[in-house]
The RNA shown here (transfer RNA) has 74 nucleotides and comes from Candidatus Iainarchaeum sp.
It matches the Rfam family "tRNA".
The coordinates come from a structure-prediction model, not an experiment, and the mean pLDDT is 82.
The sequence is in RNAcentral, with records from ENA.
The organism belongs to Candidatus Iainarchaeum, within Archaea.
């Protein structure tokens, strides 16, 4: 220098194929249970969707650009 797959909560990832205002699990508080812890149950914080920028009434989705990451080719 080209390709090619990735980046969404602390982690570890769904969604993106086909735009319709973002979810789960661990992991966290807080409460219940138990003599206590653990486990269990309950309810709860917690997200500029990797930057910028366009399209659209509306972007995590679609375009272009930059930047990390890993892998492949020379």
């Nucleotide at each position: 220098g080209c390709c090619c797959a990735g980046g969404u909560a602390g982690c570890u990832u769904a969604g993106c194929u086909c735009g319709g205002a973002a979810g789960a699990g661990c992991g966290c508080g807080u409460g219940g249970c138990u003599g206590u812890u653990a486990a269990c149950c309950a309810c709860g914080a917690g997200g500029u969707c990797g930057u910028c920028g366009g399209u659209u009434c509306a972007a995590a989705u679609c375009c272009g650009u930059c930047c990390c990451u890993g892998g492949g080719c020379g």